A computed fold for a 1523-nucleotide RNA from a Bacteroidia bacterium, annotated as small-subunit ribosomal RNA.
The coordinates come from a structure-prediction model, not an experiment, and the mean pLDDT is 82.
The organism belongs to Bacteroidia, within Bacteria.

């Protein structure tokens, strides 16, 4: 600068991600309907269904200037009469019916039929017609006969009709005239498109007319031309189904004839046998077509209301007549159905015209006004007619416009609603209030345009008629639009929505109910999703819902998609049609491109201008109409024709390769069988067994023989083949590939719908063969069962020949061909003279990788990269590769291949987890090795269950059960029975009072109730303390929800893990770090590394303990020095020691040796009190289990309030057929009993511990002393020594029971502990199974403390005394950690999930049969009517009647086909909170799974044969990459 004005997405599959893919939403539209609501106007629209049936009225007439006439109306005249009136008269205006002319074929309606030259578009008619109109030329002479009407008579209920007489015309007929008309015949010239046609000019023949008249005119006839309208033909365009593949007899063509306005099989006769079809004939179904309209960025898709053009139809079907035009909506005839009238004899009718009615339906208006305008018909005209049209009415049906007020106004009023509630927020400047305005509405008044013509009058120019000018007449809508005035905010707002998509949020009610929902989805007691309210949001006289169309959907993809794994490559080849096609050159100009011309109706869309106050709406102009046709030009590309070429392709020559095919021959090993021999008791088989075989001699061994099938080693990501597939050796035949040479042909090529051929295994047919193996089958096992897996047998089959079948995970899940695009490496065949080296090249077979591609996994010169050509296939999951139909097959079955219905997903790849009857590594009292228990007994204690008025509540695998409870006689206490209280048992605030308390009495089980007596302190004199207390505000609840919560706790687990920042990788979820190699108790540390660092955990820091130093010595200690005692650190004194308690030290793999890069490990070695975190404790990461606790406490919500609160008495929590857990005591001699003797530590103590003494057998009591504690006190047992018991239900064991006591306490009955005497139960070491413990540990022995009046303590928590055994080791069980692998799991294996059966519902297939529908065919019959024939009859004639024939609607009949409904019964399918049986699949899913096929089985399924990896694990081999 030019061109262009135009394109948005979201939700939903998952734990999360990316992709594929469907479903759904946001937009626009409508002839709409429904719900709620409603002030006005303008413009438009209004039966989409039953082309169903229609009452009533109207929708097509007009002309007297064509005619005869005159019934009715008005007038005139005449007669009679005063008049009213009567009669006569077509005399006038006019005019019913009739003859005649024109119109009625337009206008108006509807969309049945029609898939067609119907429509659209473009052509043609040299194959045509055209009334009225226009132009031109010519003519308009003479005659005749009827008929309607009228009149008379008749039939009939009516509709209607018959007979007689008479009459007119622009009715009809005849004659004349006649050419640029028609026909015949010959000539000359020109043109074209084959038949042909034009011009000139000659001859012959045939054919016409109508009048009216005011004399202006209007008509009539012939011909030509035009205009208009119509007819015919053709190219192209214009639905679905191939589960419709063959159709056709006037069919296709010719000759001749007939017919038509005209071409033509349009019709007929004859002849020929053609014609159409995969570029979709024929058939079936559906449908009026177009301009346009809606949508869309466009390309497209959908649609055909209103307006315009065309077509078709007019109750259904047929037929012609008239006419310029019809086979005719408001004409005719016939047939049929239906309705109506009837005197039963006969007749009438056609709203898909405008109104209107019924019916149908979700649904669609007035039985209106006017011809004033526009237009139409007739007429000279006036005019008549016009449901066309113009208007009005009804309806928010749509589009457009206006209004319902505007400004100010905060005590931010009251009320409502919400909240964290003395208060705040919101509704909200909203209201009130003040001021202003008056559109609309109301009232009053004024008031158009649409009207200009025709016609009438006057005038002008020509000369009485045309043209022009002026005046006059005419308005349904309508007193409408519009204008003015008046009062007055006055008359006027709703609908939907508020979880996300999608703008807008809270409270209450409800409690998987009621309900919502477009999709996802809400609702099971705290619902922003249901219902209501408040508030908000969006539109607004409308708002929502429903239905339909386009869009979004690139989700049928021309623009603009795909096919390894998501849906999708045909099993493979050959090849027909078709599509596409190498290099050079010439011609042509079909495709292509450009210019020009014609057409593309109008309206509409778009732009500009204009008119209604604006807009919608309308007018004018322009642009556009992307198309079709014609013509001129261009020639690069494609096509066509011609010529040439060699590189594609093929052929040739010469090597070579191979499990390539077909047929024949041969071979050894193995197996089975048979014979013989040796030989004896088992063999065989399995996880273990059994069935089976065997003393009638098996198995085993040997020899021989027979049979059939398969070919070890070589052997390999090897080789060959189109695929399926092919393996001993050899022969014959046949085919193929590669390489080398570059000799020949000269594009001969590629692909390939249909078609043809080949095509594993199984299976089928016929005939053989039959060793092995082996579906089915039988038996044995296993098992809950086992129609399976395992075992023993075993038939089809497996093998051969011939013929079928035609399918597989027929897979590289990857169609064929061609070209191009970095590399590395191995291998097969050939070539470069030779070579097992090396290297180059061609053709194959593999691995890895760059770029690129891909959703990713991955592919990557053997592409899934970059391009091209052709074919095949896909379009959500299921139903279903099913049904029906067709084709193929002997059958099995195969190929082709739907729908109803149903779901919101189904799916691919990858990620993180979890899981696995997957793998690897590692740890733990996990196993093993040991010691001691539990499970058996009695008792204690807790729990379950049962019982009860109550046996309060909670805890329930591990992680509940001597747990909450570290202590239930009352209290506790929450439970039960009974008796009381109601501002309450307790706490707070406030008026008032002065007591509180104590004593006594009555009643009561007590609580309580009632009564009597007595009675404050301090003071600054204001009051304060303490107590009582009416009333009020507050209470109270161990009631519910631990699944609303806080806090606390258990468990995994003291396991070593869990994360973050930055960076990097990946589209992303995520990964990396944290993995790997070592090492550790440890994610402990080291090394390596796209990671570098960090945090919470680990460890350490803290406490106790083991050693020691220093300091300090009282209540502790006492070596040495003193004193003293019967004796004692008792005393003076001392700090040495023990000890106490404060601060330090000490241990770090620091040293040595070995191994190792290091970290570290090993060895002990040294040293040391202690040696490799010395021992123990406290300490518990991110998280899991909706784990536990609303009854410790706190707290949201809900619930109770003379009770679910509170007080009291009594009872219960202690029950007892039974089951379980945890313990104690035992069963004895490693012991019991008795006697003697010794040694701790932690702790506790004044309503306490108590020395000591005395009493009692004892529990204990009575005195008495010390101690508020290193001072006093509570304090050991096992042990040692000695005696006795001697293996027994005992001198073991102590339950139970009887008696007598002690202590605590208001009180020991239910229901305490202890003591003494007596009694003396079970029990003799404990089944299956199971628990704890690795050193000062287990075991064993006693002691202390908390709670507590006392105690059911054998419990819990601590303390010390004595003091072991064993660990080879990690295969297995359990739990855990890390890495890896598979997954259809993610509520995460307690997962997911398959099929039968049973129940309910839904749609559908088959089916004896039955009821229809449309179309066709054969035969019979045949109305009306055209045509043809005609000898009878009528007529002067034209002609008509009658008769006959052909054809046909319709009717009848026959057989078959197609299609639909119903249907006993029957088949599968789908769906449905909790049904039954099993457990097939997902992990190696517990027998890897799947595909094809065959057999079998309740069912999933099992087995055989062949195939696949879309199988895990392990081992080996080979190859590749890196070092």
């Nucleotide at each position: 600068a030019c061109a262009a004005u135009g394109g948005a997405g979201a939700g939903u599959u998952u734990g999360a991600u990316c992709c594929u893919g469907g479903c759904u939403c946001a937009g626009g539209a409508u002839g709409a309907a429904c719900g709620c609501u409603a002030g006005c106007g303008g413009c438009a629209g209004g039966c989409c269904u039953a082309a169903u049936a229609c009452a009533u009225g109207c929708a097509a007439g007009u002309c007297g200037a064509g005619g005869g006439g005159c019934a009715g109306c008005g007038g005139g005249u005449g007669u009679a009469g005063u008049a009213a009136u009567a009669c006569a008269u077509g005399c006038c205006g006019g005019c019913g019916a009739c003859c005649g002319g024109c119109g009625c074929a337009c206008g108006g309606g509807u969309g049945c039929g029609u898939a067609a030259c119907a429509c659209g578009u473009a052509u043609g008619c040299a194959a045509u017609c055209u009334a009225c109109c226009u132009a031109u030329a010519a003519c308009u002479g003479g005659g005749g006969u009827a008929u309607a009407g009228c009149u008379c008579g008749g039939a009939g209920a009516a509709a209607u009709u018959c007979g007689a007489a008479u009459u007119a015309a622009u009715c009809c007929c005849c004659c004349a005239u006649a050419a640029a008309a028609u026909c015949g015949c010959a000539g000359a010239g020109g043109g074209g498109c084959a038949u042909c046609u034009c011009u000139c000019a000659a001859c012959g023949a045939u054919u016409a007319a109508a009048g009216u008249u005011c004399c202006g005119a209007c008509g009539g006839u012939u011909a030509u031309a035009g205009a208009u309208g119509a007819g015919c033909a053709u190219g192209c365009g214009c639905g679905a189904c191939a589960u419709u593949a063959g159709c056709u007899a006037g069919u296709u063509g010719g000759u001749g004839a007939g017919g038509u306005a005209a071409c033509g099989g349009c019709u007929c006769a004859c002849c020929a046998a053609g014609g159409c079809g995969a570029c979709g004939a024929u058939g079936u179904c559906u449908a009026g077509g177009g301009g346009a309209u809606c949508u869309g960025a466009g390309a497209g898709g959908a649609c055909u209301a209103a307006c315009c053009c065309c077509c078709a139809c007019a109750c259904u079907g047929g037929u012609a007549c008239u006419g310029a035009g019809a086979c005719a909506c408001g004409g005719a005839c016939c047939a049929g159905a239906c309705u109506c009238c009837u005197a039963c004899g006969g007749g009438a009718g056609g709203c898909a015209g405008c109104a209107g009615u019924a019916a149908g339906g979700a649904a669609u208006a007035u039985u209106g006004g006017a011809c004033a305008a526009u237009g139409g018909u007739c007429g000279c005209a006036a005019g008549a007619c016009u449901g066309a049209u113009c208007c009005a009415g009804c309806c928010a049906u749509g589009c457009c416009g206006c209004g319902u007020g505007c400004a100010g106004g905060u005590a931010g009023a009251a009320g409502g609603c919400c909240c964290u509630a003395u208060g705040g927020g919101u509704u909200g400047u909203a209201a009130a209030c003040u001021g202003c305005u008056u559109u609309u509405g109301u009232a009053u008044g004024g008031g158009a345009a649409u009207a200009a013509a025709c016609c009438c009058c006057u005038c002008u120019a020509c000369g009485u008629g045309u043209a022009g000018a002026g005046g006059g007449c005419u308005g349904a809508a309508u007193g409408u639009a519009c204008c003015a005035u008046a009062a007055g905010a006055a008359u006027a707002a709703g609908g939907g929505u508020c979880g996300g998509c999608u703008a807008a949020c809270u409270u209450c009610g409800u409690g998987c109910c009621a309900g919502c929902a477009g999709c996802c989805g809400c609702g099971g007691u705290a619902a922003g999703a249901c219902g209501a309210a408040g508030g908000a949001c969006c539109c607004a006289a409308g708002c929502g819902u429903u239905a339909u169309c386009c869009g979004g959907a690139u989700u049928c993809a021309u623009u603009g998609g795909g096919u390894u794994u998501a849906a999708a490559g045909g099993g493979u080849g050959c090849g027909u049609a078709g599509g596409c096609g190498g290099a050079u050159u010439g011609a042509u100009a079909a495709g292509u491109c450009a210019g020009u011309g014609g057409u593309g109706a109008a309206a509409g869309c778009c732009u500009g201008c204009a008119g209604c106050u604006u807009a919608a709406c309308u007018g004018c102009a322009g642009a556009a109409c992307u198309g079709c046709c014609a013509u001129u030009g261009a020639u690069a590309c494609u096509g066509u024709c011609g010529a040439u070429c060699u590189u594609g392709a093929a052929u040739g020559u010469g090597u070579u390769u191979g499990a390539u095919g077909u047929g024949g021959g041969c071979g050894g090993a193995a197996u089975a069988u048979g014979a013989c021999a040796u030989g004896u008791a088992g063999c065989g088989g399995u996880g273990a067994a059994a069935u089976g075989c065997u003393u009638a001699g098996a198995u085993a061994u040997g020899u021989c023989a027979u049979a059939g099938a398969a070919c070890a080693c070589c052997g390999a990501u090897u080789g060959c083949g189109a695929a399926g597939g092919c393996a001993g050796c050899u022969c014959a035949c046949a085919a193929a590939g590669c390489c080398a040479c570059u000799a020949u042909u000269g594009a001969c090529g590629c692909u390939g719908a249909g078609g043809c051929a080949c095509g594993a295994a199984a299976g089928c047919g016929u005939g053989g063969g039959g060793a092995u193996c082996a579906a089915a089958c039988a038996g044995g096992a296993u098992u809950a069962g086992a129609u399976a897996c395992c075992c023993u047998g075993g038939u089809a089959g497996u093998c051969c020949a011939c013929g079928c079948c035609g399918u597989a995970a027929a897979c590289g899940u990857u169609g064929a061909u061609u070209a191009c695009u970095c590399g590395u490496u191995g291998u097969u065949g050939g070539c470069g003279a030779u070579a097992u080296a090396c290297u180059g090249u061609c053709a194959g077979c593999g691995a890895c990788u760059a770029a690129g591609c891909g959703a990713a996994a991955g592919c990557g010169u053997u592409a899934a990269g970059u391009a091209a050509u052709c074919c095949a296939c896909c379009u959500g999951g299921g139903g279903a590769g099913u049904a029906c139909g067709a084709c193929c097959g002997c059958a099995a079955g195969g190929u082709u291949g739907a729908a109803a219905c149903u779901c919101a997903a189904a799916g691919g790849a990858a990620u993180u987890g979890a899981c696995g009857g997957g793998g690897g590594c590692c740890c733990g009292c996990a196993c093993a090795a040991g010691c001691g228990g539990u499970g058996g007994a009695g008792c204690a204690u807790g729990u379950g269950g049962u019982u009860u008025a109550a046996u309060u509540c909670g805890a329930u695998g591990a992680u509940a059960c001597g747990c909450g409870a570290g202590g239930a006689a009352c209290c506790u206490u929450a439970c039960c029975a009974g008796g009381g209280c109601u501002u309450g048992a307790a706490a707070g605030u406030u008026a008032g009072c002065g007591a509180c308390g104590a004593u006594c009495c009555g009643u009561g089980a007590a609580a309580g109730c009632g009564g009597a007596u007595u009675u404050c302190u301090c003071u600054u004199c204001g009051g304060a303390g303490c107590g009582c207390g009416a009333a009020a505000c507050u209470a109270g609840g161990u009631g519910c929800u631990g699944c609303a919560u806080g806090g606390c706790u258990g468990u995994c687990g003291u396991c070593a893990g869990c994360u973050c920042g930055u960076g990097c990788c990946g589209u992303g979820a995520g990964g990396u770090g944290u993995u790997g190699g070592g090492u550790u108790a440890a994610g402990u540390c080291c090394c390596g590394c796209a990671a570098c660092g960090a945090g919470c955990g680990c460890a350490a820091c803290c406490c106790c303990u083991a050693c020691u130093a220093u300091u300090a010595g009282u209540u502790g200690c006492c070596a040495g020095c003193a004193u003293g005692u019967a004796a004692u650190g008792a005393u003076g004194g001392g700090g040495a020691c023990u000890c106490u308690a404060a601060u330090g030290g000490a241990a770090c793999u620091g040293c040595c040796c070995g191994c190792g890069c290091a970290a570290g490990c090993g060895g002990u070695g040294a040293g040391g009190a202690a040696g490799g975190u010395g021992g123990g404790g406290a300490u518990g990461a991110c998280g899991u289990c909706a784990a536990g606790u609303c009854a410790u406490c706190a707290c949201g919500g809900c619930c109770c309030u003379u009770a679910c609160g509170u007080c009291c008495u009594g009872g219960g929590c202690u029950a007892c057929a039974c089951a379980c857990g945890u313990g104690c005591u035992a069963c004895a001699a490693u012991g019991g009993a008795c006697g003697a003797g010794a040694c701790a530590a932690u702790g506790g103590g004044c309503a306490g511990c108590u020395a000591c003494a005395c009493a009692g057998c004892g529990a204990u009591g009575u005195g008495a002393u010390g101690c508020u504690a290193a001072u006093c006190u509570c304090u050991a047992a096992a042990c040692u020594c000695g005696u006795u018991c001697u293996c027994a239900g005992u001198u073991c064991g102590g339950a139970u029971c009887g008696g007598a006591g002690u202590c605590u306490g208001c009180a020991a009955c239910u229901c305490g502990a202890c003591u003494c005497c007596g009694u003396g139960a079970a029990g003799c070491u404990g089944g299956a199974a199971u628990c704890g413990c690795u050193a000062g540990u287990a075991a064993u022995c006693g002691c202390g403390u908390a709670u507590c009046a006392g105690c059911a303590a054998u419990g819990a928590c601590g303390c010390g005394g004595u003091g072991a055994a064993u660990a080879c080791g990690u295969u297995c069980c359990c739990g855990g950690g890390c890495c890896u692998u598979g997954u259809a799991c993610a509520c995460a294996c307690c997962g997911c999930c398959c099929g039968u059966c049973a129940a309910g519902c839904c749609a559908u297939g088959g089916a004896a049969a039955u009821c229809g529908g449309g179309a066709g065919u054969g035969c019979c019959u045949a109305a009306a009517g055209u045509c043809a024939a005609u000898a009878g009859c009528c007529g002067c004639a034209a002609g008509g009647c009658g008769u006959u024939g052909c054809c046909u609607a319709g009717g009848g009949u026959a057989a078959a086909a197609c299609u639909g409904g119903u249907a006993a019964c029957u088949g599968g399918g789908g769906c449905u909170a909790a049904g039954u049986c099993g457990u097939a699949a997902c992990a190696a899913g517990g027998u890897a799974g799947c595909c094809g096929u065959a057999c079998c089985g309740g069912a999933a399924g099992g087995u055989g044969c062949g195939g696949c990896u879309g199988g895990a694990a392990u081992a080996c081999c080979u190859c590749c990459u890196u070092u």